Model confidence (mean pLDDT): 80 of 100. The RNA shown here (transfer RNA) has 73 nucleotides and comes from a Candidatus Uhrbacteria bacterium. It was read from a public genome assembly.

[in-house]
RNA sequence: GGCUCCGUAGCUCAGGGGAUAGAGCAACAGCCUUCUAAGCUGUGGGUCGCAAGUUCGAAUCUUGCCGGGGUCA
Repeated sequence: GGCUCCGUAGCUCAGGGGAUAGAGCAACAGCCUUCUAAGCUGUGGGUCGCAAGUUCGAAUCUUGCCGGGGUCA
């Protein structure tokens, strides 16, 4: 350099055009407990990598760029 896959919460991931973007773990608060852990309940946390395009509507489709993995040379 070519081809290919991926980038969404602190971490691991789901969601693949239709309106408030979700789960588990983690964090925080409350309950329980003599205390801790465990358990139960709740809360917060996201410019969906960046930019442009298509569309009435984009996390989702297209293009470029950035970053990472694989492969070929």
Rfam family: tRNA. The family's RNA type in Rfam is transfer RNA.